[in-house]
RNA sequence: UCCGGAAUAGCUCAGUGGGUAGAGCGGGCGGCUGUUAACCGCCAGGUCACAGAUUCGAGCCCUGUUUCCGAAG
Numbered sequence: 001u002c003c004g005g006a007a008u009a010g011c012u013c014a015g016u017g018g019g020u021a022g023a024g025c026g027g028g029c030g031g032c033u034g035u036u037a038a039c040c041g042c043c044a045g046g047u048c049a050c051a052g053a054u055u056c057g058a059g060c061c062c063u064g065u066u067u068c069c070g071a072a073g
Base pairs, nucleotide, nucleotide: 001072003070004069005068006067007066010025011024012023013022019056027043028042029041030040031039049065050064051063052062
């Protein structure tokens, strides 16, 4: 320099016929228990990396940028 992949909750990751953003773990509160743990219930938490474009509507499609991983020279 060129090519491919990844970026979504604190962490690990789902979500691709474009149509209300989710799970597990973690956190908070409560139940249970003599207490803790375990178990059960509820709740909070997101500018979907950034900036544009397309569309009635974008996590998803298109373009550029940034960071990381891999491969080629």